Notes: This is a predicted complex of two RNAs, RNase P RNA and transfer RNA, with 458 nucleotides together. It holds a member of the Rfam family "Bacterial RNase P class A". The family's RNA type in Rfam is ribozyme. Its family is annotated with dimeric ribonuclease P complex, tRNA processing and ribonuclease P activity in the Gene Ontology. Its mean pLDDT, the model's own confidence on a scale to 100, is 80.
[in-house]
RNA sequence: GGAGGCGAGUGAGGAUCGCGGCGCGCUUCAGUGCGUCGAGGAAAGUCCGAGCUCCGCAGGGCAGGGUGCCGGCUAACGGCCGGGCGUCGCAAGGCGACGGAAAGUGCCACAGAGAACAGACCGCCGAUGGCCCCCGCCGGGGGCACAGGCAAGGGUGAAACGGUCGCGGUAAGAGCGCACCGCCCCGGCGGCAACGUCGGGGGCAGGGCAAACCCCACCCGGAGCAAGGCCAAACAGGAACGAGGGGCUGCCCGCCCCGCGAUGCGACUCACGUCCAUCACAGUUCCGGGUAGGCUGCACGAGGCCGGCGGCAACGUCGGUCCCAGAGAAAUGAUCCUCGCCCGCGCAAGCGGGUGACAGAACUCGGCUUAUUCCGCCUCCCCCU
RNA sequence: GGACACGUAGCUCAGGGGUGAGAGCACUCGGCUGAUAUCCGAGCGGUCGGAGGUUCGAUUCCUCCCGUGUCCA
Numbered sequence: 001g002g003a004g005g006c007g008a009g010u011g012a013g014g015a016u017c018g019c020g021g022c023g024c025g026c027u028u029c030a031g032u033g034c035g036u037c038g039a040g041g042a043a044a045g046u047c048c049g050a051g052c053u054c055c056g057c058a059g060g061g062c063a064g065g066g067u068g069c070c071g072g073c074u075a076a077c078g079g080c081c082g083g084g085c086g087u088c089g090c091a092a093g094g095c096g097a098c099g100g101a102a103a104g105u106g107c108c109a110c111a112g113a114g115a116a117c118a119g120a121c122c123g124c125c126g127a128u129g130g131c132c133c134c135c136g137c138c139g140g141g142g143g144c145a146c147a148g149g150c151a152a153g154g155g156u157g158a159a160a161c162g163g164u165c166g167c168g169g170u171a172a173g174a175g176c177g178c179a180c181c182g183c184c185c186c187g188g189c190g191g192c193a194a195c196g197u198c199g200g201g202g203g204c205a206g207g208g209c210a211a212a213c214c215c216c217a218c219c220c221g222g223a224g225c226a227a228g229g230c231c232a233a234a235c236a237g238g239a240a241c242g243a244g245g246g247g248c249u250g251c252c253c254g255c256c257c258c259g260c261g262a263u264g265c266g267a268c269u270c271a272c273g274u275c276c277a278u279c280a281c282a283g284u285u286c287c288g289g290g291u292a293g294g295c296u297g298c299a300c301g302a303g304g305c306c307g308g309c310g311g312c313a314a315c316g317u318c319g320g321u322c323c324c325a326g327a328g329a330a331a332u333g334a335u336c337c338u339c340g341c342c343c344g345c346g347c348a349a350g351c352g353g354g355u356g357a358c359a360g361a362a363c364u365c366g367g368c369u370u371a372u373u374c375c376g377c378c379u380c381c382c383c384c385u
Numbered sequence: 386g387g388a389c390a391c392g393u394a395g396c397u398c399a400g401g402g403g404u405g406a407g408a409g410c411a412c413u414c415g416g417c418u419g420a421u422a423u424c425c426g427a428g429c430g431g432u433c434g435g436a437g438g439u440u441c442g443a444u445u446c447c448u449c450c451c452g453u454g455u456c457c458a
Base pairs, nucleotide, nucleotide: 001381002380003379004378005377006376007375008373011339012338013337014336015335016334017333019038020037021036022035023034024033025032026031040358044369045368047367048366049365050364051363052224053223054222055221064220065219066218067217068216069083070082071081072080073079084098085096086095087094088093099215100214104213105212106209107208108207121154122153123150124149125148128147129146130144131143132142133141134140135139162181163180164179166178167177168176182204183202184201185200186199187198188197189196190195228296229295230294231293237287238286239285240284241283242281244258245257246256247255248254261279262278263277264276266275267274268273303322304321305320306319307318308317309316310315340355341354342353343352344351345350386457387456388455389454390453391452392451395410396409397408398407403441412428413427414426415425416424434450435449436448437447438446
């Protein structure tokens, strides 16, 4: 100068005034005294995965969504650990949506000759054929760039149909032949595998994009604690009883309020009336569903810490030990003193100032991601001395 | 607490991989008119909410944040 990881996250003690939960006591039922407990590494985003609960469900498929090198861990995961390959870095190390582009479809703007059964603008050649000239008389030489050949070089582009200041070859060239590198196919060996390595064969066929459709393999039923369960006023509904019921007031008296009803060319009776049927009625009791409201779910859990053992590790297992917020619109705060820590001044004693960031539980866990501070510790790499 | 949707010009909205992102209203200037409105013509105005990734190329596809809104007793 860097790389990776871990820890802590206003430090310790005390005093005063407050707040919430629980237990015990007192109590005029409003409180009050004592004891005890009282936020986080992310409690956040709600991005994944689960527990739990209700609904649905014979089994399988389609649709839809997700994951995607290999092996392992785990309750599960898109998480973690180990390995492989690629890539960046001198290195320690970092990063990787890292299956399939020779199953099919689609897209590749602009530029450019040509963008996927490719193509010729500049360029190179013009061996062969054609035209012209010369020597010559069998033929040879030179020129033109007409037919035509080529894809090495230039140029366009993100990308130009394996690569290379190589050798040969050719008229010029070209995997046209060869060497090396790459690629494809086959086989041996190592590895559980991804993959690595060795040998042989093939001039090379097959551009990129799947965070385009798609194919392949695997996984996924839906909803969420405002889930769900229990108790249960008032009003309305149903059933039965029904001539008394309630208040002032604990009892008696007294007073007040509500109610004691209607119909029937139904029965009996001379009649009053009594009985019967139907419809109402103060009130009482019961029933079902269940609103307000209350209780629960709800704090012992895939739990934390310490140690042993197995494993490279993630993790597993055994033993010991601890109990660690549970509100229901929401508590966890403030001040002061002493000692720490940091900054400034000062030779010093000391004096002055500060003690921070992100943020705050709301059914609970495992992860990921995002926000953030004063610091402390461990291991490793490179450079200089 | 839980479940979703949407952010593009001052406002309301298109655009769903390809030049330099458009439309209506608003605003400014010019024309028409004695003047104003209407109308006609021109112009101004974009970090496409932010950051990162995939791709030759991103407003568009993917991931993470930020903001706004809706629904559930």